RNA sequence: GGUCCCGUAGUGUAGUGGAAUCACUCCGGACUUUGAAUCCGGCAACCGGAGUUCGAAUCUCCGCGAGACCA
Numbered sequence: 001g002g003u004c005c006c007g008u009a010g011u012g013u014a015g016u017g018g019a020a021u022c023a024c025u026c027c028g029g030a031c032u033u034u035g036a037a038u039c040c041g042g043c044a045a046c047c048g049g050a051g052u053u054c055g056a057a058u059c060u061c062c063g064c065g066a067g068a069c070c071a
Base pairs, nucleotide, nucleotide: 001070002069003068004067006065007064010024011023012022018054026042027041028040029039030038047063048062049061050060051059
């Protein structure tokens, strides 16, 4: 330098164009003499920019970051 792949809550993940799922963590509550476990409720995310579209996490382009291979 080239090709390919990936980027979503604090962490790990799902998401075939119609507005983001689940689990753990965290916060509050129930239970308990206290704690653990269990149960209920809640907060928290689409790497940045541009384009296409009525509508983009999703498609296209340019960047940024991580990885693999080739040179």
The RNA shown here (transfer RNA) has 71 nucleotides and comes from Amphiamblys sp. WSBS2006. Its Rfam family is "tRNA". By type it is a transfer RNA. The sequence is in RNAcentral, with records from ENA and Rfam.